[in-house]
Source information:
Transfer RNA from Mustela putorius furo, 73 nucleotides, folded computationally. It matches the Rfam family "tRNA". It is annotated as a transfer RNA. NCBI's taxonomy places the organism under Eukaryota, Teleostomi, Amniota, Boreoeutheria, Mustela putorius.
RNA sequence: GCCUGACUGGCUCAGUUGGUAGAGCGUGAGACUCCUGAUCUCAGGGUGGUGAGUUCAAGCCUCAAGUUGGGCA
Numbered sequence: 001g002c003c004u005g006a007c008u009g010g011c012u013c014a015g016u017u018g019g020u021a022g023a024g025c026g027u028g029a030g031a032c033u034c035c036u037g038a039u040c041u042c043a044g045g046g047u048g049g050u051g052a053g054u055u056c057a058a059g060c061c062u063c064a065a066g067u068u069g070g071g072c073a
Stems, first nucleotide, its partner, number of pairs: 001072007010025004019056001027043005050064004
């Protein structure tokens, strides 16, 4: 230099054919328990890595630059 993958709650990840975002773990509260833990219930937390474009509508499509992994030279 060229090709290619990833970037989504605190962490690890899912999200089909564009239709408006979820899970597990963790956190907080409550229940239970002599207490802790375990278990159960509930709650909070994300503008989707950044900027722009297409569309009635974008996590998903297009473009740019960025970070990071892999391959080739």